RNAcentral holds the sequence, with entries from ENA.
Bacterial RNase P class A from a Sphingomonadales bacterium, 383 nucleotides, folded computationally.
The model forms 95% of the base pairs in the Rfam consensus.
It is recorded under the gene name rnpB.
Model confidence (mean pLDDT): 76 of 100.
NCBI's taxonomy places the organism under Bacteria, Pseudomonadati, Pseudomonadota, Alphaproteobacteria, Sphingomonadales.
It matches the Rfam family "Bacterial RNase P class A". The family's RNA type in Rfam is ribozyme.
RNA sequence: CCAGAGGGUUGGGCGGCCGCGUUGCACUUCGGUGCACCGAGGAAAGUCCGGGCUCCACGGAAAGACGGUGCCGGGUAACGCCCGGCGGGGGUGACCCCAGGGAAAGUGCCACAGAGAGCAGACCGCUCACUGGAAUCCGGUUUUAGGACUGGGGACUAAGAGCAAGGGUGAAAGGGUGCGGCAAGAGCGCACCGCGGGCCUGGCAACAGGAACGGCAUGGCAAACCCCACCGGGAGCAAGACCGAAUAGGGACGGCACAUGAGGUGUUCCGCCUCGUCGUCCGGGUUGGUUGCUUGAGGGGCGGAGCAAUCCGUCUCCUAGAGGAAUGGCCGCACAGCCCUUUCGAGGGUGGACAGAACCCGGCUUACAGACCCUCUGGCACC
Numbered sequence: 001c002c003a004g005a006g007g008g009u010u011g012g013g014c015g016g017c018c019g020c021g022u023u024g025c026a027c028u029u030c031g032g033u034g035c036a037c038c039g040a041g042g043a044a045a046g047u048c049c050g051g052g053c054u055c056c057a058c059g060g061a062a063a064g065a066c067g068g069u070g071c072c073g074g075g076u077a078a079c080g081c082c083c084g085g086c087g088g089g090g091g092u093g094a095c096c097c098c099a100g101g102g103a104a105a106g107u108g109c110c111a112c113a114g115a116g117a118g119c120a121g122a123c124c125g126c127u128c129a130c131u132g133g134a135a136u137c138c139g140g141u142u143u144u145a146g147g148a149c150u151g152g153g154g155a156c157u158a159a160g161a162g163c164a165a166g167g168g169u170g171a172a173a174g175g176g177u178g179c180g181g182c183a184a185g186a187g188c189g190c191a192c193c194g195c196g197g198g199c200c201u202g203g204c205a206a207c208a209g210g211a212a213c214g215g216c217a218u219g220g221c222a223a224a225c226c227c228c229a230c231c232g233g234g235a236g237c238a239a240g241a242c243c244g245a246a247u248a249g250g251g252a253c254g255g256c257a258c259a260u261g262a263g264g265u266g267u268u269c270c271g272c273c274u275c276g277u278c279g280u281c282c283g284g285g286u287u288g289g290u291u292g293c294u295u296g297a298g299g300g301g302c303g304g305a306g307c308a309a310u311c312c313g314u315c316u317c318c319u320a321g322a323g324g325a326a327u328g329g330c331c332g333c334a335c336a337g338c339c340c341u342u343u344c345g346a347g348g349g350u351g352g353a354c355a356g357a358a359c360c361c362g363g364c365u366u367a368c369a370g371a372c373c374c375u376c377u378g379g380c381a382c383c
Stems, first nucleotide, its partner, number of pairs: 001379010013333006020039002023036005041354001045365002048363005053236004066232005071085005086100001087098004101227002106225002108221003123167002125163004131158003137152006175193006194216001195214002199210004240291004250282007261275005298317008335352001337350005
C1' cells in the first nucleotide's frame, strides 16, 4: 500500500428569527398573555422473549393436560439473553456458522427413480468350485469291415448354482484404502484409518488422549408422534385507585292523592300485568378532573476481583412526561459527501441516513447515508 476479520464511538456543527408542549414565576377582562428552565433514540420500531408494577383467580403441595426450553460450566432479578469452553462444519488465516438431549422404550415416515428403502436386494455384470449337458482325444469288449456297446478325460456351455467387486438408480444401498486370498468374490484374513462397549489418564463437566479387545452390528428422520430433564396461574397502564356535576334512572322514609281512574297486552268482551306527585336522605354511575407517571435491577469516572460476561467499594450526575398526543420551520456562516467546469490555483451547483417517546426496565431481531478510533489476519514492496 492492497484485500479482509472482530469490536467500539458518533450519526450533523455554530449563530439569529419565528413557532409548539410541560413546569415555575408575574400579570389578567379568567379566554389567556409575558419571562425563564427543560423538551426523542440507538434503535423510541417489531411487540418476539424475560421481569418490575397492578388487578383477577386460588387453602398448601404434587400429579395430569397444554405450551416452551434442550452440549457443559458460569453470569443475572430473570430469560429462549450474555460470557467462557466442548463437539461438528466452512475459510490459507484473523475468524464465522450450528433447535447441538434420547433412534437397542414404542409407533410412524423414507416421495420420484431403482432389482432392492428395512427381519435388505440381484437389472446389467463377474464366475463355473458344485450340478446338468458336452466336441476333439485316450482306452476296453465284440465284429472280416463299416459299426455297436462301454470306461476315462474334459475345451466349451449355462437350464442351474455361486458372488456382491464393478456399472446403474437415489438424499441415503448394511464401514473406507491397500495387500493377500478365491472359480469369481466378500472383514473371508491382515495392516492402517473409522466405529463399538468396558478400562486407564487428564478435566468440576461437556469431552479429549492412550493401550488392549471386538470383524462391524437394529441406516436416516424426533423444526413426526413420543420419551427424559427443567420452566410456566390469567389479563394488562385502555392495568388499577380517588373525586364526582347537570339531565335521566334506582332504593328508603314521610306528606298529599286513590282504582268506578290511567297505561300496557288483546280484533272485541271477559281476563291478566303495572302505577301518580312533592320533599329529604342513600348508593351506583356517564362526560369530565386527579392519580398511577417517572430516581431506576439508572448513567459516568476511579480502585479492586475475574480470561470474560459480571460483581464489590467509592465519588459524581440526573435535564420528556404529553395524552389524540409538543419536540417544528426559515435564514446566514463554515464542514463532510456527490455532480459539473478547469488555465490544476480554483470556481459553481447540490446537499447530511434510518426513523420518531406514550407505565418502566433487561435482552433479541429488523432498518440505517456517512465519519472516526482500536485490535488482528493474508499478500506485495522497501529498510